Notes
Model confidence (mean pLDDT): 81 of 100. Small-subunit ribosomal RNA, 5' domain from a metagenome, 548 nucleotides, folded computationally.

[in-house]
Context: one part of a larger RNA
RNA sequence: GAAUGAACGCUGGCGGCGUGCUUAACACAUGCAAGUUGUACGAUAAUUUUUUCUUGCUUGCAAGAGAGAUUAGAGUGGCGUACGGGUGAGUAACGCGUGGGUAAUCUACCUUCGAAUCGGGGAUAACAUUGCGAAAGUGAUGCUAAUACCGGAUAAUAUUCUUUAAUCUUAGGAUUUUUGUAUCAAAGAUGGCCUCUAUUUAUAAGCUAUUGUUUGAAGAUGAGCCCGCGUACCAUUAGCUUGUUGGUGAGGUAAGAGCUCACCAAGGCUACAUGGUUAGCUGGUCUGAGAGGAUGAUCAGCCACACUGGAACUGACACACGGUCCAGACUCCUACGGGAGGCAGCAGUGGGGAAUUUUGCGCAAUGGGGGAAACCCUGACGCAGCAACGCCGCGUGAGUGAUGAAGGCUUUAGGGUCGUAAAGCUCUGUCAAAUGGGAAGAAAUUAUAUUAUGUUAAUACCAUUCUAUAUUGACGGUACCAUUAAAGGAAGCACCGGCUAACUCCGUGCCAGCAGCCGCGGUAAUACGGAGGGUGCAAGCGUUAUUC
Numbered sequence: 001g002a003a004u005g006a007a008c009g010c011u012g013g014c015g016g017c018g019u020g021c022u023u024a025a026c027a028c029a030u031g032c033a034a035g036u037u038g039u040a041c042g043a044u045a046a047u048u049u050u051u052u053c054u055u056g057c058u059u060g061c062a063a064g065a066g067a068g069a070u071u072a073g074a075g076u077g078g079c080g081u082a083c084g085g086g087u088g089a090g091u092a093a094c095g096c097g098u099g100g101g102u103a104a105u106c107u108a109c110c111u112u113c114g115a116a117u118c119g120g121g122g123a124u125a126a127c128a129u130u131g132c133g134a135a136a137g138u139g140a141u142g143c144u145a146a147u148a149c150c151g152g153a154u155a156a157u158a159u160u161c162u163u164u165a166a167u168c169u170u171a172g173g174a175u176u177u178u179u180g181u182a183u184c185a186a187a188g189a190u191g192g193c194c195u196c197u198a199u200u201u202a203u204a205a206g207c208u209a210u211u212g213u214u215u216g217a218a219g220a221u222g223a224g225c226c227c228g229c230g231u232a233c234c235a236u237u238a239g240c241u242u243g244u245u246g247g248u249g250a251g252g253u254a255a256g257a258g259c260u261c262a263c264c265a266a267g268g269c270u271a272c273a274u275g276g277u278u279a280g281c282u283g284g285u286c287u288g289a290g291a292g293g294a295u296g297a298u299c300a301g302c303c304a305c306a307c308u309g310g311a312a313c314u315g316a317c318a319c320a321c322g323g324u325c326c327a328g329a330c331u332c333c334u335a336c337g338g339g340a341g342g343c344a345g346c347a348g349u350g351g352g353g354a355a356u357u358u359u360g361c362g363c364a365a366u367g368g369g370g371g372a373a374a375c376c377c378u379g380a381c382g383c384a385g386c387a388a389c390g391c392c393g394c395g396u397g398a399g400u401g402a403u404g405a406a407g408g409c410u411u412u413a414g415g416g417u418c419g420u421a422a423a424g425c426u427c428u429g430u431c432a433a434a435u436g437g438g439a440a441g442a443a444a445u446u447a448u449a450u451u452a453u454g455u456u457a458a459u460a461c462c463a464u465u466c467u468a469u470a471u472u473g474a475c476g477g478u479a480c481c482a483u484u485a486a487a488g489g490a491a492g493c494a495c496c497g498g499c500u501a502a503c504u505c506c507g508u509g510c511c512a513g514c515a516g517c518c519g520c521g522g523u524a525a526u527a528c529g530g531a532g533g534g535u536g537c538a539a540g541c542g543u544u545a546u547u548c
Base pairs, nucleotide, nucleotide: 001548002547003546004545006544007543008542009541010540013394014393015392016391017390018389019387020386021352026350027349028348030347031346032345035079036078037077040076041075044072045071046070047069050067051066052065053064054063055062056061086305087304088303095231096230097229098228099227100226101225102224105223106222110219111218112217113216114215115214116213117212118152120150121149127142128141129140130139131138132137158183159182161180165176166175167174168173188211189210190209191208192207193206197204198203199202232277233276234275239269240268241267244266245265246264247263248262249261250260251259280302281301282300283299284295285294286293287292307328308327309326310325311324330341331340332339333338358384360383361382362381366380367378368377369376370375397427398426399425400424407418408417409416410415431489433484434483435482436481437480441475446470447469448468449467452464453463454462492537493536494535495534496533497518498517499516503532504531505530506529507528513520514519
């Protein structure tokens, strides 16, 4: 000199964009942060209107039953909850970075291309009746549905074994082809129609469209595993290792492997092992001419963790932050028998600390989950609030004005200086204030009308498409624009001995004090304290800490 997630002191007008627990991975009150689906399913309650049937009959009203629509809260089923968000405790490691391998692997949803979607069965929740319990909850009996569950049929280029050949290859093998054998599937839902068939002129066991389901191939995406190289300090750490190193066989996994086990051999590492200390890694960031040094907040990629330790279940993916089980510590409830909980999500509280924000608004945008869609959910995200914490921009006025005013300070008492500075005169109107107008960010989706194409028996429906109209803004009456009035509301901080830009007077008298280094102060202190003047930076300025 530059820099900081800074803090402290004095001071403080505005705006834009960023940033904001570096300490206790300490403990947490309260609210919210993951749901959705009725176009998978049965039942319940309520509402209104439409419609069908029956009864009563006052002939359009009442009652009952059924269907459709809307709403609500439970339940079964599906998908999601492995994403998104947080933190850096652990980890010196194939954890990360970089470059490869997988002939050793998996991949839900999505895309493309094939094939299929036949025919049956038994339950169970909800519900009802009950038992136990303070509660959390749980047992018994009876009833019912499904895209829930379970057999059967059919089936391949899938899988197992067998067999024939070709191409390729990295040691193992891989791909394609040929012969046979065995094994494994499924579920429907919604809309429309009468061409065919059947009957009762309007329906389905029919046709058709959309979607789902099963199976196979390929893609895309994501993930697992392996390898080369690189990756802190200590030798005042020199030896370490028994599943240890290798083999055979078996098990296990989606998959190679001591990954695990039995047996056999006695190996393996020490090109810094082993042990200890510290630490998430990287893109980057800061500094520096560079080489390098330091660092790893925000943003992005990867990893690890979720009160502490352990374990598996479900699932395409977890050994799972707001899931389960066990143990432990802590907190809470209890009828003392037993139960409940996990902010390193967003706010917020206590505590610790030099120190770090609101228990805000909205799903309008972007993105995510569910759904056919409308839509619902989303503390992701978009915004607002607080803080000069940082960077950037703007302002605190401009011109003129010498009786060089008054006043202060100083003086050799003449003067000098603050100083064109002020006052006065002439202007301007940024910001702030008031009044009025007032955005972009909105594209879509959906509905209605319309055009065309495809599908089809069809001018239904459905899908795609053209155009028009309607509909959607948290921020926010914000940004921005115009008008009004008015110099009015807006400057401080540090320093002035040398380094280092900037000097005099008074007070003090080795005292009080200053100080980054050298050093000042013991009666004329440009170094202490005050004043006048000056210098530097400026809504900041200094100090402290840390890095280069």

Rfam family: Bacterial small subunit ribosomal RNA. Its family is annotated with ribosome and structural constituent of ribosome in the Gene Ontology. The full RNA is in RNAcentral, with records from SILVA.